[in-house]
RNA sequence: AGAGUUUGAUCCUGGCUCAGAAUGAACGCUGGCGGCAUGGACUAGGCAUGCAAGUCGAACGGUGACGCAGAGCUUGCUCUGUUGAUCAGUGGCGAAAGGGUGAGUAACACGUGAGUAACCUGCCCCCAAGUUCGGGAUAGCCCUGGGAAACUGGGAUUAAUACCGGAUGUGGUUUUCAGUCGCAUGACUGAUUUACUAAAGAUUUAUUGCUUGGGGAGGGGCUCGCGCCCCAUUAGCUUGUUGGUGAGGUAACGGCUUACCAAGGCUGUGACGGGUAGGUGGUCUGAGAGGACGAUCACCCACACUGGGACUGAGACACUGCCCAGACUCCUACGGGAGGCUGCAGUCGAGAAUCAUCCGCAAUGGGCGAAAGCCUGACGGUGCGAUGCCGCGUGAGGGAUGAAGGCCUUCGGGUUGUAAACCUCUGUCACCCGGGACGAAGAAUGUGACGGUACCGGGACAGGAAGCCACGGCUAACUACGUGCCAGCAGCCGCGGUAAUACGUAGGUGGCGAGCGUUAUUCGGAUUUACUGGGCGUAAAGGGUCCGCAGGGGGUUUGCCAAGUCUGAUGUGAAAUCCCGAGGCUCAACUUCGGAACUGCAUUGGAUACUGGUGGACUUGAGUGCACGAGGGGUGAGCGGAAUUCCGGGUGUAGCGGUGGAAUGCGUAGAUAUCCGGAGGAACACCGAUGGCGAAGGCGGCUCACUGGCGUGCAACUGACCCUCAUGGACGAAAGCGUGGGUAGCAAACAGGAUUAGAUACCCUGGUAGUCCACGCUGUAAACGGUGUGCACUAGAUGUGGGCGGUGGUCUUUGGUCCCGUCCGUGUCCAAGCUAACGCGUUAAGUGCACCGCCUGGGGACUACGGCCGCAAGGCUAAAACUCAAAGGAAUUGACGGGGGCCCGCACAAGCGGUGGAGCAUGUGGCUCAAUUCGAGGCAACGCGAAGAACCUUACCUGGGCUUGACAUGUACCGGACCGUCUGUGAAAGCAGACUUUUCUUUACGGAACCGGUACACAGGUGCUGCAUGGCUGUCGUCAGCUCGUGCCGUGAGGUGUUCGGUUAAGUCCGGCAACGAGCGCAACCCGUGCUGUCAGUUGCUACCUCGUAAUGGUGGGCACUCUGGCGAGACUGCCCGUGUCAAGCGGGAGGAAGGCGCGGAUGACGUCAAGUCCGUAUGGCCCUUAUGUCCAGGGCUGCACACGUGCUACAAUGGGCGGUACAAUGGGGUGCAAUGUCGCGAGGCGGAGCAAAUCCCCAAAACCGUCCCCAGUUCGGAUUGGAGUCUGCAACUCGACUCCAUGAAGUCGGAAUCGCCAGUAAAGGGGUAUCAUCAAUGGCCCCUUGAAUACGUUCCCGGGCCUUGUACACACCGCCCGUCACAUCAUGGAAGCCGGCUGCACCCGAAGUCCCCGCCAC
Repeated sequence: AGAGUUUGAUCCUGGCUCAGAAUGAACGCUGGCGGCAUGGACUAGGCAUGCAAGUCGAACGGUGACGCAGAGCUUGCUCUGUUGAUCAGUGGCGAAAGGGUGAGUAACACGUGAGUAACCUGCCCCCAAGUUCGGGAUAGCCCUGGGAAACUGGGAUUAAUACCGGAUGUGGUUUUCAGUCGCAUGACUGAUUUACUAAAGAUUUAUUGCUUGGGGAGGGGCUCGCGCCCCAUUAGCUUGUUGGUGAGGUAACGGCUUACCAAGGCUGUGACGGGUAGGUGGUCUGAGAGGACGAUCACCCACACUGGGACUGAGACACUGCCCAGACUCCUACGGGAGGCUGCAGUCGAGAAUCAUCCGCAAUGGGCGAAAGCCUGACGGUGCGAUGCCGCGUGAGGGAUGAAGGCCUUCGGGUUGUAAACCUCUGUCACCCGGGACGAAGAAUGUGACGGUACCGGGACAGGAAGCCACGGCUAACUACGUGCCAGCAGCCGCGGUAAUACGUAGGUGGCGAGCGUUAUUCGGAUUUACUGGGCGUAAAGGGUCCGCAGGGGGUUUGCCAAGUCUGAUGUGAAAUCCCGAGGCUCAACUUCGGAACUGCAUUGGAUACUGGUGGACUUGAGUGCACGAGGGGUGAGCGGAAUUCCGGGUGUAGCGGUGGAAUGCGUAGAUAUCCGGAGGAACACCGAUGGCGAAGGCGGCUCACUGGCGUGCAACUGACCCUCAUGGACGAAAGCGUGGGUAGCAAACAGGAUUAGAUACCCUGGUAGUCCACGCUGUAAACGGUGUGCACUAGAUGUGGGCGGUGGUCUUUGGUCCCGUCCGUGUCCAAGCUAACGCGUUAAGUGCACCGCCUGGGGACUACGGCCGCAAGGCUAAAACUCAAAGGAAUUGACGGGGGCCCGCACAAGCGGUGGAGCAUGUGGCUCAAUUCGAGGCAACGCGAAGAACCUUACCUGGGCUUGACAUGUACCGGACCGUCUGUGAAAGCAGACUUUUCUUUACGGAACCGGUACACAGGUGCUGCAUGGCUGUCGUCAGCUCGUGCCGUGAGGUGUUCGGUUAAGUCCGGCAACGAGCGCAACCCGUGCUGUCAGUUGCUACCUCGUAAUGGUGGGCACUCUGGCGAGACUGCCCGUGUCAAGCGGGAGGAAGGCGCGGAUGACGUCAAGUCCGUAUGGCCCUUAUGUCCAGGGCUGCACACGUGCUACAAUGGGCGGUACAAUGGGGUGCAAUGUCGCGAGGCGGAGCAAAUCCCCAAAACCGUCCCCAGUUCGGAUUGGAGUCUGCAACUCGACUCCAUGAAGUCGGAAUCGCCAGUAAAGGGGUAUCAUCAAUGGCCCCUUGAAUACGUUCCCGGGCCUUGUACACACCGCCCGUCACAUCAUGGAAGCCGGCUGCACCCGAAGUCCCCGCCAC
């Protein structure tokens, strides 16, 4: 000293949370010793038992043990005297202290400082004076009653330092006078005189009491200044109340009490009321200022079962006294009595929770006493509790094979860890033995609870002594296993849904340590109530506006005062505490001494700059005056025209009106339209503005009347008269309310028509309150510049409204216009500065001053309750429970928008052909099934994985088998070469068995290779997880984008570059520019194709020459051509014109086979979709292991009410049938392609030349020519079915393809909807090929043949790119989010009433007691 948490990221605002310290603590786990502290905080709840206040015989009467002395003497008794213990009583002092508690109390209770001239004071100290003469009682004791008891009645007798009377009066009180003093009431001193007023003795020879008066010390009473919690949702309170007079009362002042008189007193500087609370020194925290608290110790107060009361006394309204009432408990003979632990222990109860019914008066202190002494739960000690603080220990040194065990592991090791073992030592604490205090005071004797304690010496033993919490971030410390949004954790953020460093356990590590954590509470961090030290344009926050009392603040100059302020002195600020320095316990905690400090209060001396008070002066603030000026400022009255509507009349005829389109509505009873006339209400076009006025709300035709404010100029007057403003007052849009008018238009509500899934809306037709006027209420608005008012200061530029000035220009000259200066208002842009940013910027949100208002997380809540206002509607003021970890501001990047701009794409449009209807093929869903294996799921799954499911494939099902296994590697043992043949059984696999056979090498044991068996490691898994992964792929998209370095800008996220102007297919290029460059993409480089040159010339070609044939490059030459395939060339906007920024480029043209990317392919940026694939392979983890592995047979993947996708064939005449005739390319061919020939209607068979192929083979169809059909379910169409065949294959039943004969279904061009295509393209026609025994192929991939139509254009649909804008979205619009309802839970408000507590007013009964009056009485 800070940190975590709002966001995709950022800055800010703002709350929540954490780290610290502390406690009279409690709880959990654990627990060795000692010292010093500390310990009933809740029920001021109830209490058994013991103790906590007595003492004095030197005040008194009595009783009088024991001892001593004497006497009587009946020699063991009685009496007297003396000493003197003890008991109760009279009397004195004490009992008002000490000890406890904090209920009450918001108060002169407490703190602090004063006052008392308004007072008291026992015991103690000092001074002065006195202490005389008498009297009558009474307790006790004795006698006798009552009562259970507590207790009590009567009679007789007795003492005093008890009580009473008289005397004396130094004195005191009282009367009068004088002097001195005081702020005042008055006080003091002296003199004077009438009246009143004292006393007690005891013991003994020295004291001590007693009385009166004065003084002191210490203690107390009363009064005052200042300080002292929360609520204004408590704003008014008060009748003894405020004051006076008389009286009473008190120690004393006083309404303290009473009678009378007056009507006062307190209050926004918070009265009264309510709530809470003992106050202080101090304690805790904090850098401090502050905040919270008031245990122990100390001071003060209050209380003593609850309430009331007095008595006694120096002192009480009295903790262990009295009286009364009440509640409770106890005793009782039922008639009555007794009691008060908030003293020390202890007990019950309640509670999370707080100790011994201990020892002693040895010390300190207190009471009584002359003293000895007695009493003292005050106190001194011990005990219990880790409750706190402090100290000590649980060992120290050496010790690596880095032991064992544990844990982890990549299996190599690492770690626990010098830790242990082991060796050498030490002896603190605890233990044993011995000695043994201080505290005890002094001249001496005696006296120790603690305690045989502390301490000292000796002895023995590593022995008896370590735990708790944490380990995701904050916050120091990490792995494994278990668990699987379960169990659980959590202070905040948040962890856990199969790889959890966050749960539980273990190992390890970190922290503290006789403790450690948790909980609770306080301060801190929190500058998050801001005095120190915050804010209010948009985050919470400026009152709607103005006026204005109190309050706060206030111009220049001068005199005085000295209240604030500054300075000195004096008094006080208790001790303890804190701080500093010393000292004592071994240290420390603790404690002793000294100092400082106690920031305060009071008194007093001084200073006078500033503030203040008071007196004088001034003019610049403010106001007045005079002159001029602008204006929708306000109020009232009058007037005007345009328009709407309505009424009357004319013309006129079928519609009008309204909408996106309609309808309701109006109209033949004459509308709309049009003309004329009239009525009535409301509002004032153009001017008009970015402009004017007003405090704001607001104000708009014209005229008049009345009236407020403002600006400028002049500088005559006043002389600070000013600024702000809580409470208060006035004004205050619209809507609304009351009474009465008015009502043309408009128009909530309402009605109808539409729209719609619905439409209580938007649109239309109507329409009432209202809108208007007068008067009265309401008092709110996004009443906004979201910016309170006033004053001052701080660069400019440029509009505009209103003045003034200029021996400035100009003109059409009382003036207009332009320019310059100046003042006021109103706008825009910007400097400095400010701001979180946006922005503000002389009209501040800059810099200052003055005053007011307001804010303190979001929700609950512009709410409830209460109060005030209102006719009502409602307004103003304004919470809490509960709940959340955020809510929010500005800006950034994306994404999105039924926002905008620009652009592209078979995206639409324009065309051609299809799909969707039919039959069939194929894939999928669904259904079915023993199984119909699995995957793929919008585009981007569905003729997809599958470029070939009858068996195999095959992963599925049923059944039969095997278990080191169908396959790999290794080890051990046994056997054997391997290979091969056969038998039984069986569906096969398999099982059982038989036969044959014996390799190579060797020091002939053995070894090597291979095979089989047994056993073990292991194999195996198309089992799960594509959301653990690699790799590959799809898609946006062949879209033009995606980024980086440096620089610059920004607090930052980030921006710039990449935006802009052009251009392009393109982030393609050019220009500009705080950017300059670069990378991945684009393009090019690559392949094919199109023209051509050259080289090469067989298997290709054949112009020319030659030979040959029925014919053919068939043959020999040949390589010209075609072709093949190598190498070149060609195209680059290169040339011309125009255009364009002298650019890039674009348009046109020439030439050219090809022209502006020639055409086609390959090529797929950063990334997105947790996209697809664990069933291609690879691979982590999990799972199976005589089975989820593996072998086999059969079945299934082909199942069929149905739905969808993709295709084929058609519906026919641009066709079908038949006949004739012509032209390809790419490819493929060895268990292969197969010619010629031959057989069959045909599929095909027989046969086999040739060919590992530019050589041989497989090879066209549509087209064209001719002919038939004549529009029909047909000579279209071919499904389906019957029969007969062919081919492949071990095998065509489930379940193959093909052929022939027969059969001849649906279908006549396809609803909504939807797909492809821009040129050699679509469409049509056929051909080849991979897979493959055959084949589901109508599929996939290629090839050639024939060969179109259309594109105006970019408004719309879909997808995409760039810029911009809004956003409360960021999982990003398939987003976010609002309200009702249903159920449950929690919290709070209301509620007829009912119950309890506190309390106001009025009245009644009334205990004890005080005072007064009367009586009794020597008093």